[in-house]
Molecule: transfer RNA
Organism: Candidatus Arcticimaribacter sp.
RNA sequence: GCCGAUGUAGCUCAGGGGUAGAGCGUUUCCUUGGUAAGGAAGAGGUCGGCGGUUCAAAUCCGCUCAUUGGCU
Numbered sequence: 001g002c003c004g005a006u007g008u009a010g011c012u013c014a015g016g017g018g019u020a021g022a023g024c025g026u027u028u029c030c031u032u033g034g035u036a037a038g039g040a041a042g043a044g045g046u047c048g049g050c051g052g053u054u055c056a057a058a059u060c061c062g063c064u065c066a067u068u069g070g071c072u
Stems, first nucleotide, its partner, number of pairs: 001071007010024004018055001026042005048064005
């Protein structure tokens, strides 16, 4: 230099145009003499950034950034 892959909650990851989710973690409450375990409820996201397409974009397209693989 060329060709790909990945980027979504604190962590690990789903979701591939029509309300953004799960597990773990975390907060509060219940249960206990107390702890652990168990149960209930909640908070936490401008979906890497910018632009485009669309009535509507996390999702499609372009550029860019980061990480990573291959070729030279």